[in-house]
């Protein structure tokens, strides 16, 4: 690469170096020279692993992940409800991100 399980409407930025791009992918919409990506320094926010002798729930911590515009920014499929259009609901696919197999 794939594969299995769980979560995915919550929270949480400042600085600096650098210069045009970012938001996974296609469609929109958006964010960006009043500075985008990456990086680098501090800070933060969350609690999936881990730790508080041992199992179970609770709590706490904060080591190892993670993450800090917009519900995973909104949809792609299906199915229902409403229906001039508009919309919203459910589940799905796909993505993140963790844990575990391999």
């Nucleotide at each position: 690469a794939g594969c299995u399980c769980a979560u995915c409407u919550a929270g949480a930025g400042a600085g600096g170096u650098a210069g045009a791009g970012g938001g996974a992918c296609c469609g929109g919409c958006c964010c960006u020279g009043u500075g985008a990506a990456a990086c680098c320094u501090c800070g933060g926010c969350a609690a999936c692993c881990g730790c508080a002798a041992a199992a179970a729930a609770a709590u706490g911590c904060a080591g190892g992940u993670g993450c800090c515009a917009a519900u995973u920014c909104c949809g792609g499929c299906a199915g229902g409800a409403g229906u001039u259009u508009u919309u919203c609901c459910u589940g799905g696919a796909a993505g993140a991100u963790g844990a575990g197999g391999g």
SAM riboswitch aptamer (S box leader) from Leptolinea sp. UBA4782, 102 nucleotides, folded computationally. Taxonomically the source falls in Leptolinea (Bacteria, Bacillati, Chloroflexota, Anaerolineales). The sequence was found by an Rfam model in a public genome assembly. The model forms 94% of the base pairs in the Rfam consensus. Rfam family: SAM riboswitch aptamer (S box leader). About the family: The SAM riboswitch is found upstream of a number of genes which code for proteins involved in methionine or cysteine biosynthesis in Gram-positive bacteria. Its mean pLDDT, the model's own confidence on a scale to 100, is 85.